The RNA shown here (c-di-GMP-I riboswitch aptamer) has 74 nucleotides. The coordinates come from a structure-prediction model, not an experiment, and the mean pLDDT is 86.

RNA sequence: AACCGAUAAUGGCAAACCCGUCGAAAGGCGGCGACGCAAAGCUAUAGGGCCUGAAAUGGCAGCCAGCUACCGAA
Numbered sequence: 001a002a003c004c005g006a007u008a009a010u011g012g013c014a015a016a017c018c019c020g021u022c023g024a025a026a027g028g029c030g031g032c033g034a035c036g037c038a039a040a041g042c043u044a045u046a047g048g049g050c051c052u053g054a055a056a057u058g059g060c061a062g063c064c065a066g067c068u069a070c071c072g073a074a
Base pairs, nucleotide, nucleotide: 004072005071012037013036018031019030020029021028022027035062041067042066043065047064048063049060050059051058
C1' cells in the first nucleotide's frame, strides 16, 4: 500500500409503518421509528439496470458500477 472485516474501539446512516408537505405518478423533503448497512458517504444525458408516464426531458445511489474515506483482530 492493496485485499480483508471482529461479539474490538470511537462514532455514523436509517427500511417499513404512521403523520405533514411537494409532485400527475414514480418519487423527494421534514418528523416519528429501526429492517438493516463497513462505505446505506458522494456521483443519475455523456456505464449497465430498474420505476413512473401516451411520450423522459421525470425519478431510483438501500440493484450493480465509478470515485473518495474512519478503525485494525484474524